[in-house]
Context: one part of a larger RNA
């Protein structure tokens, strides 16, 4: 030395698809490259180890002997890994019938509120606040009534519900479409699993052109506060939130928890499916599979807590970490219209 980590101490890539590469069910022959044995050569001399000799000793000198873990070639083994032929069904897929769902993507359509406009009634306040005030209002406001215009989000249902890889998705209706789960059969016959680079999605803010603009609000602008108020509170308000395209690529992109498979007590809900029992109906009970949640054995953890949806026990691939600051910054390069982004050090200091 053959490490050790990664829910919170530093660390899981934001997310998915997939190339190379890494790993890979059961069998039966064959092969003998990996792998294990034997011989042969070879692997300089000294020097290192062990045994002997000679200087009165030792360092030194000298004889032999091990080693020289290696490389060649040969001749064998054949469990395992590879290669080759071939078989199989317990991985994966495909077919068939059926379910549940805010999956996504277009276009129609709706009500209830918010301004806003005319118009009636109708008269002084109204708004706002901790109390003001700036604002509005005798040129008729607030409030109410009818009618209109536009935007923009869909209240009740609703739910530790439900879909989706993740971001995210929530009025109704209809087309287009991807994805799950369930039930028995059939097929096909390892057709897997992961994935450096790559490619596509990627909130919110943000650029870009062309529309929209009701409400809400950075900026800004008035009124308070207050020692001061570049704020908080108040009154108005412009991008901006929204629609087409076209960038941008990051977030406490969190489960702060990577991906697949296997095993390893259990007990209550909850959603979606199937069977079976009971029931006039209706409610309801066993099992059983798929998701979600709650506490909990062993086990594990520094505790905190995880606990079959693992943070337990293992096996594969992939990413990341290696004291603080300096600094996710500097050059560099590479992407962007930009703002920036991905990559990513030193000196220096504690």
């Nucleotide at each position: 030395c053959u490490g050790g980590g990664c829910g919170u101490a530093a660390a899981g890539g934001g997310u998915a698809c997939g190339u190379a590469g890494g790993c890979g069910g059961c069998u039966u022959u064959u092969u003998a490259a990996g792998u294990c044995g034997g011989a042969u050569g070879u692997g300089a001399a000294a020097g290192c180890c062990c045994c002997g000799g000679g200087c009165u000793u030792a360092a030194c000198c000298u004889g032999g002997g091990a080693a020289c873990u290696g490389c060649a070639u040969u001749c064998g083994a054949u469990a395992c890994u590879g290669g080759a032929a071939g078989g199989c069904u317990a991985g994966a897929a495909u077919u068939u019938g059926g379910c549940a769902g805010a999956g996504g993507c277009u276009g129609a359509c709706g009500g209830a509120a918010u301004u806003c406009c005319u118009g009636g009634u109708g008269u002084a306040g109204c708004g706002g606040u901790g109390a003001a005030a700036u604002g509005c209002g005798u040129a008729g406001a607030u409030a109410u009534c009818a009618g209109g215009a536009g935007g923009a989000a869909c209240a009740u249902c609703a739910g530790u519900g439900g879909c989706g890889a993740a971001g995210g998705c929530g009025g109704u209706c209809a087309g287009c479409u991807g994805g799950g789960c369930c039930a028995a059969a059939a097929u096909u016959g390892a057709c897997g699993c992961u994935g450096a680079g790559g490619u596509a999605c990627g909130a919110a803010a943000g650029c870009g052109u062309g529309g929209g603009g009701a409400g809400c609000a950075a900026a800004c602008a008035g009124g308070a506060u207050u020692a001061g108020a570049u704020a908080c509170c108040c009154u108005g308000g412009u991008a901006g939130u929204c629609c087409a395209c076209g960038c941008c690529c990051u977030a406490a992109a969190c489960g702060a928890u990577g991906a697949a498979c296997a095993c390893u007590a259990g007990u209550c809900g909850u959603c979606g499916g199937u069977u079976c029992c009971a029931u006039u109906u209706a409610a309801g009970g066993a099992a059983u599979u798929g998701g979600u949640g709650a506490c909990g054995a062993a086990g594990c953890u520094a505790a905190c807590g995880c606990g079959u949806u693992a943070a337990g026990u293992g096996u594969u691939c992939c990413g990341c970490c290696u004291g603080g600051g300096g600094a996710g910054u500097a050059c560099g390069a590479c992407c962007g219209c930009a703002a920036g982004g991905u990559u990513g050090a030193a000196a220096c200091u504690c």
Notes:
The part of an RNA shown here (small-subunit ribosomal RNA, central domain) has 350 nucleotides and comes from a metagenome. Rfam family: Bacterial small subunit ribosomal RNA. Its mean pLDDT, the model's own confidence on a scale to 100, is 90.